[in-house]
Predicted 3D model of a 72-nucleotide RNA (transfer RNA) from a Patescibacteria group bacterium. Its mean pLDDT, the model's own confidence on a scale to 100, is 81. Its Rfam family is "tRNA". The family's RNA type in Rfam is transfer RNA. The organism belongs to Bacteria candidate phyla, within Bacteria.
RNA sequence: GCGGGUGUAAUUCAGCGGAAGAAUGUCACUUUUCCAAAGUGAACGUCAGGGGUUCGACUCCCCUCACCCGCU
Numbered sequence: 001g002c003g004g005g006u007g008u009a010a011u012u013c014a015g016c017g018g019a020a021g022a023a024u025g026u027c028a029c030u031u032u033u034c035c036a037a038a039g040u041g042a043a044c045g046u047c048a049g050g051g052g053u054u055c056g057a058c059u060c061c062c063c064u065c066a067c068c069c070g071c072u
Stems, first nucleotide, its partner, number of pairs: 001071007010024004018055001026042005048064005
């Protein structure tokens, strides 16, 4: 230099056009003699960044950035 992949909550991941969820973690409460476990509730996301397409984009297209893999 060329090609491919990944980027979503504090962490690990799902979500492939109708607008963001799970598990773990954190906090509060219930339960228990206490702890653990269990249950209920709450908080936490500029969907890596910018632009485009579309009535509508995490999702499709382009560019950029970071990381990983391969080729040279």